[in-house]
Molecule: small-subunit ribosomal RNA
Organism: uncultured prokaryote
RNA sequence: AGAGUUUGAUCCUGGCUCAGGAUGAACGCUAGCGGCAGGCUUAACACAUGCAAGUCGAGGGGCAGCGGGUGUAGCAAUACAUGCCGGCGACCGGCGCACGGGUGCGUAACACGUAUGCAACCUACCUAUAACUGGAGGAUAGCCCCGAGAAAUCGGGAUUAAUACUCCAUAACAUUGCGGAAUGGCAUCAUUCUGCAAUUAAAGCUCCGGCGGUUAAUGAUGGGUAUGCGUGACAUUAGCUUGUUGGUGAGGUAACGGCUCACCAAGGCAACGAUGUCUAUGGGGUCUUAAAGGAUGAUCCCACACACUGGUACUGAGACACGGACCAGACUCCUACGGGAGGCAGCAGUGAGGAAUAUUGGUCAAUGGACGCAAGUCUGAACCAGCCAUGCCGCGUGCAGGAUGACAGCCCUACGGGUUGUAAACUGCUUUUAUAUGGGAAGAAAACUUCGGUCGUGUGGAAAGGCUGACCGUACUGAACGAAUAAGGAUCGGCUAACUCCGUGCCAGCAGCCGCGGUAAUACGGAGGAUCCAAGCGUUAUCCGGAUUUAUUAGGUUUAAAGGGUGUGCAGGCGGGAUAAUAAGUCAGUGGUGAAAUCCUACAGCUUAACUGUAGAACUGCCAUUGAUACUGUUGUUCUUGAGUACAGUUGAGGUAGGCGGAAUUUAUGGUGUAGCGGUAAAAUGCAUAGAUACCAUAAAGAACACCGAUAGCGAAGGCAGCUUACUAAACUAUAACUGACGCUGAGGCACGAAAGCGUGGGUAGCGAACAGGAUUAGAUACCCUGGUAGUCCACGCUGUAAACGAUGAUCACUCGAUGUGUGCGAUAUACUGUACGCGUCUUAGCGAAAGCGUUAAGUGAUCCACCUGGGGAGUACGUCCGCAAGGAUGAAACUCAAAGGAAUUGACGGGGGUCCGCACAAGCGGUGGAGCAUGUGGUUUAAUUCGAUGAUACGCGAGGAACCUUACCUGGGCUUAAAUGUAGAACGACAUUCCGAGAAAUCGGAAUUCCCUUCGGGGCAUCUAACAAGGUGCUGCAUGGUUGUCGUCAGCUCGUGCCGUGAGGUGUCGGGUUAAGUCCCAUAACGAGCGCAACCCCUAUCCUUAGUUGCCAUCAGAUAAUGCUGGGGACUCUAAGGAAACUGCCUACGCAAGUAGUGAGGAAGGUGGGGAUGACGUCAAAUCAGCACGGCCCUUAUGUCCAGGGCUACACACGUGCUACAAUGGUCGGUACAGAGGGUCGCUACCUGGUGACAGGAUGCUAAUCUCAAAAACCGGUCUCAGUUCGGAUCGAAGUCUGCAACUCGACUUCGUGAAGUUGGAUUCGCUAGUAAUCGCAUAUCAGCAAUGGUGCGGUGAAUACGUUCCCGGGCCUUGUACACACCGCCCGUCAAGCCAUGGAAGCUGGGGGUACCUGAAGUUCGUGACCGCAAGGAGCGACCUAGGGUAAAACUGGUAACUGGGGCUAAGUCGUAACAAGGUAACC
Repeated sequence: AGAGUUUGAUCCUGGCUCAGGAUGAACGCUAGCGGCAGGCUUAACACAUGCAAGUCGAGGGGCAGCGGGUGUAGCAAUACAUGCCGGCGACCGGCGCACGGGUGCGUAACACGUAUGCAACCUACCUAUAACUGGAGGAUAGCCCCGAGAAAUCGGGAUUAAUACUCCAUAACAUUGCGGAAUGGCAUCAUUCUGCAAUUAAAGCUCCGGCGGUUAAUGAUGGGUAUGCGUGACAUUAGCUUGUUGGUGAGGUAACGGCUCACCAAGGCAACGAUGUCUAUGGGGUCUUAAAGGAUGAUCCCACACACUGGUACUGAGACACGGACCAGACUCCUACGGGAGGCAGCAGUGAGGAAUAUUGGUCAAUGGACGCAAGUCUGAACCAGCCAUGCCGCGUGCAGGAUGACAGCCCUACGGGUUGUAAACUGCUUUUAUAUGGGAAGAAAACUUCGGUCGUGUGGAAAGGCUGACCGUACUGAACGAAUAAGGAUCGGCUAACUCCGUGCCAGCAGCCGCGGUAAUACGGAGGAUCCAAGCGUUAUCCGGAUUUAUUAGGUUUAAAGGGUGUGCAGGCGGGAUAAUAAGUCAGUGGUGAAAUCCUACAGCUUAACUGUAGAACUGCCAUUGAUACUGUUGUUCUUGAGUACAGUUGAGGUAGGCGGAAUUUAUGGUGUAGCGGUAAAAUGCAUAGAUACCAUAAAGAACACCGAUAGCGAAGGCAGCUUACUAAACUAUAACUGACGCUGAGGCACGAAAGCGUGGGUAGCGAACAGGAUUAGAUACCCUGGUAGUCCACGCUGUAAACGAUGAUCACUCGAUGUGUGCGAUAUACUGUACGCGUCUUAGCGAAAGCGUUAAGUGAUCCACCUGGGGAGUACGUCCGCAAGGAUGAAACUCAAAGGAAUUGACGGGGGUCCGCACAAGCGGUGGAGCAUGUGGUUUAAUUCGAUGAUACGCGAGGAACCUUACCUGGGCUUAAAUGUAGAACGACAUUCCGAGAAAUCGGAAUUCCCUUCGGGGCAUCUAACAAGGUGCUGCAUGGUUGUCGUCAGCUCGUGCCGUGAGGUGUCGGGUUAAGUCCCAUAACGAGCGCAACCCCUAUCCUUAGUUGCCAUCAGAUAAUGCUGGGGACUCUAAGGAAACUGCCUACGCAAGUAGUGAGGAAGGUGGGGAUGACGUCAAAUCAGCACGGCCCUUAUGUCCAGGGCUACACACGUGCUACAAUGGUCGGUACAGAGGGUCGCUACCUGGUGACAGGAUGCUAAUCUCAAAAACCGGUCUCAGUUCGGAUCGAAGUCUGCAACUCGACUUCGUGAAGUUGGAUUCGCUAGUAAUCGCAUAUCAGCAAUGGUGCGGUGAAUACGUUCCCGGGCCUUGUACACACCGCCCGUCAAGCCAUGGAAGCUGGGGGUACCUGAAGUUCGUGACCGCAAGGAGCGACCUAGGGUAAAACUGGUAACUGGGGCUAAGUCGUAACAAGGUAACC
């Protein structure tokens, strides 16, 4: 110090989450030791038991108990007597009990903190000082006696003491009253000196030293009280107050004071937050933080408050009193039922509550406290110990060597190895700690006591010795023993250090956020390994941090959340120039204070540290005082530039009220006139023969003001438009005459405020919510049409909101330019130009996340106001205010999500736009869809009908050929190292073949026959056996390779460097032309390059050269019935090698060029000549694990393998692709021709013979330019004559041929017979632009044969049409919008239905605290009275006032619960529609 998370990616805004530190913690797993700390955060809930405050005999009367003494009796034990002694229960008296200890209920307050005051006060014990301490008296407790009661306790009688009580005396520096003088101050006044008068004290004890007592007074200590400042939340709490605010007087208090009372006045507090409600002890400090802050207030210290709840006083120096009293209440206990007792928020402890917090311990040894002269007693204060890893700190669980990197194990593996791992074993060393056993502190020195000495008389001080330890035989330490007694927890996808295997299979589960898991999970569970901490480690909870995410330091508001709709203006905040004074703010110095502890620094003490001690610094604060005077403030004087005024002009839909006008519309009347009008995409409703629409004339009504008219004007905004009049407001310009800071902003307040809406009364032509009808539609409560009420208009009143927008608050100053326009002014001037105020556009710097803004700022500064703090819930609920209502203003929470959002980028998409192309449409030709058949698919069926391919891009596809085989499927029968190969071993000489038997076969059983080479050692070959490696067309094409389809032979896809942009990215690749083309040219922040295009390659079209067999034959010769048949020839055709040729090269026109056009020339061919091969980056998780290969998973007497038979050929049906047809451009019969490219020895076969034929029997040639398979349409004749035919050939019957072990399921072909549908095919849909379509045949792969009408090739004959790009489909480029990015097959809204959750309303039910009124009223203070008691003082009693508590009543406030009800949120696959995002299909929104 940052990181993760919104997106396909980017920048920003913005929330959520994490890493750090901390804790009085808790929980889980684990645990060796010690030191120092800490330990009911919850029920201020209830408490059994014990202890926590007593002490003094040197105040007193005394003597119950204990010990001793004495006496009497007795031998003694013992009994009795005796306060005689030590001492001392209870009692009187003194001091203490107001400290110490606990808790945090209450309290938002002078309670606390800080500072200051008391001229308004008190203070026991202590202390400095002064004086005094004389006398008298009566009681009372105890003790004794009697009585009541269960007890607690109480009553009566007799008697008694005091440092208890009362009285008298004395007395002032005390108090009070009346005077005088001086000084001082802060208003009342204070202080000092002085005169007179009045009032008021005491207690004794004694060891004789003193200790006490009283009065006055000093200091100290501790308190009381007053004031300034500081010290929570809520305004959905805005008004509160009657002793209230003040005065006079009195009372009361230690003291001031409405503290209380009487009278008088009517005040006091509050937006700088009164009052109310809720919450809460405050501070020093603690945690965190860079700091500022934020959070917190355990332990320790200070202060306050409280002591079962509430009230009250008494005593006392001090209390309204934790372990005192009285009363009331609740609760608990005892009881003889009459009445009594009690208060752990002291220390332990118990129950309860809770996630959770300890022992009914020891000692007064130390420190401290009370009493006491002291010894001492008391002390759950304190010091110690016990329990708890609750925290902090320290130590240990060994150290060194040791590689063959050991063996074994776990784990992984590419099977080679790796890892655990120097780890272990082994060798050497050490002994902290543990264990057993010895020694053994400090804390202790005082008081006290003893002794002597010194000073010299104080029971004083100093020195020496002695006594005293709970902790504790503790800390520490000696020696012994032996590696011996001692390691876990969490994590390992990213953030975040650490990775593999197995299991699981959206299951089980994990998770702080993002997110993992649907068969290869580094994210679940286990294992191995690793990482981080370590006697701990993790989790949970809470606080701060990170978070500049409340922003003082230090944020924002055009579009992300956020500028009020606009003005006016009180308070408030801020404010121009000069000068003087002052010194409040400000700055500096000094003084006081800021307790200690804590924090920090230094040093020191425990072996170290934690811890502790000493010293310093600090405590950033407050107060006082002195000084400074720039700035701000205050006051005075002054100025003119801010602001305003005056005078003179100018401008405009500025406002209000009145008058007037024309066009249009509708209606009415009259006229002309006849059948339609109107409306729409098309219609219909509607109007019209009772005369519409149309046209003309006249009249009426209401509303709005064409043209001018404009990113023009005016106004604060809303808003304002015919003309004119009246009234009225404003702005600007000019002059620089006047005032002299009069200013700016503005919470509340007040005013204005579109449309719609509301009230009352008018008005109503047109338009027009609601409503009605007609259409549209699946529906259509809409869009469209025909009507139409409220409303729209006027007057008055209300409402108070809008996307009231420039989504941009007001004011002032400053900061480059260009240009247009409105209104003025200056200037002789229509040029030119200057100046002021407005309204616009572009742009620099700058700003901004960007888009953009840019003197009209969103720039740079200043002042003031308003507003924001994740999305949803929600501008909702409740409350309050306003309103007639509708509603408006103010304005939450629970709950829920990890995003929501802004700008820009690249794509994709659009029922957006532009442009271009394509057999895309159009123009044509021929088909499909109807029939029969073939073939494939779906479906169905089946034991099986094996599997795959499924929009385009599956369906005559894998299959280029299923009778067996193929074959993967089914049924049945067999085999189990097995069909092949290798290694090893042993046996054997075979293996094979033949025969017989069983069987469907595989196979099994039996019989027969039987090797080779040799150097004789053996070797080869084959069989057998055993082990190891197998085998799988089983799964996953969503784990893969390879291959393929498609977009698409579409023109695109990218890179380097540079430049632009914060960035994604852009530029290049865009623009203007051109092209088949990102083809080329021009322009250009781009310049180049790559993959594609084109070309290079092959075939074909022309020519040339070379070569000339098996091809060819013009010329020459020979031969034949005839034929290149033969000699010969290379001319030609052809064959197959090499070359030439075409490049818009030439011409004309257009054009800058590229290029385009031309019936151009030339040429075999002309603008890519025709065809092929060739397929960019990528898309579709496209296809294929069944072609092959391959990871993983699965099967192993079977999912492997062998065999027989069956199936893949099924058949109500549906679809695709084809063939044949429906006929005369034809069928049929006969005759005559012309190809190319291929195939052929298990073959093609000439020729001959037989058969109607398929074919059969002979036979010849050919391993092929040699032989052979081998043409059909066409052409020439004949016949048929428009028919279900001499068309068509399905189907069926019979007889055959061929292949093959075998044609039943299930082959092809032949002949004869049979002769079905079909007469040109609905919507629709396919192919094709020239040697193409159409048509005709031929060849061939596969193959024994063939289901081939299929595929792949070949040639023969050989057309028609294209105006053109509006439309359909697909595609390219540019642009635009987007809420899409799985990318429109996208996204997404609302109702309803289901489940869950929180919440509002609600009849009612039930609590709580507070207030008010009335009734009652304990204890108690005060007052009054007091016939009773008392000599008296006084008291009992009685009464009055006040009050806790209780009761009654009506309201208000605030909770809980609730039938029912409202909306909201969340939840893989529910229903209905399709509102939004594209022009979202009616632009959206307020």